[in-house]
RNA sequence: CCACCAUCCAGAGCGGCCGAGUGACCUGGCACGACGACGCCGCAGCAACCCCUCGGAGCGAUCCGGGCGAGGGUGCUACCGCCACGACCGAUGGAGG
Numbered sequence: 001c002c003a004c005c006a007u008c009c010a011g012a013g014c015g016g017c018c019g020a021g022u023g024a025c026c027u028g029g030c031a032c033g034a035c036g037a038c039g040c041c042g043c044a045g046c047a048a049c050c051c052c053u054c055g056g057a058g059c060g061a062u063c064c065g066g067g068c069g070a071g072g073g074u075g076c077u078a079c080c081g082c083c084a085c086g087a088c089c090g091a092u093g094g095a096g097g
Base pairs, nucleotide, nucleotide: 001097002096004094005093006092007091008090013043014042015041016040017039021032022031023030027084028083029082044077045076046075049073050072051071052067053066054065055064056063057062081089
């Protein structure tokens, strides 16, 4: 990068740096922002996709259901993906090429 599957109304913030826009995009609205947003870094936390674990189905690949968060890989921590029409859109995870 490509195509596939699942999820996206629950939950969880402080400090430092920076300095003007930001909430992905389009239109409209709403909201956040010099009382410093967005972003980056650190720490803390949330959650439970995968690792882990228990049971079931299957020859098998794999699938279904439950458990755990001490630990590992991610993710996430304003507003329902901020809202609305909608997407051949986006994000995250898993498995594959």
Overview
Predicted 3D model of a 97-nucleotide RNA (SAM riboswitch aptamer (S box leader)) from Cellulomonas sp. PhB143. Model confidence (mean pLDDT): 83 of 100. Its Rfam family is "SAM riboswitch aptamer (S box leader)". From the family's description: The SAM riboswitch is found upstream of a number of genes which code for proteins involved in methionine or cysteine biosynthesis in Gram-positive bacteria.